Model confidence (mean pLDDT): 80 of 100. A computed fold for a 75-nucleotide RNA from a Methanomicrobiales archaeon, annotated as transfer RNA. Rfam family: tRNA. It is annotated as a transfer RNA. The sequence was found in a public genome assembly. The organism belongs to Methanomicrobiales, within Archaea.
[in-house]
């Protein structure tokens, strides 16, 4: 350069067109406990940018950007 996959709350992930975007974790507070762990409830907190179809995009396309891997040219 060329393929191919992937970018979703601080970190991890699930979500192939439709109601308020999953869950664990980390932060906050609370039960509980002699104190801390543990376990429980409560809470906060995102769809990389930009354009397109569509009534409706996190989802489909298109371009960028970035990460992985893998080819192929130098040396």
């Nucleotide at each position: 350069g060329c393929c191919a996959g992937g970018g979703u709350g601080g970190g991890g992930u699930a979500g192939u067109g439709g109601u308020u975007a999953u869950c664990c974790u980390a932060g906050g507070g609370g039960a509980c406990u002699g104190u801390g762990g543990a376990u429980c409830c409560c809470u906060c907190g995102a769809c990389c940018c930009g354009g397109g179809u569509u009534c409706g995009a996190a989802u489909c396309u298109c371009g960028g950007c970035c990460c992985u891997g893998g080819c192929c040219c130098c040396a």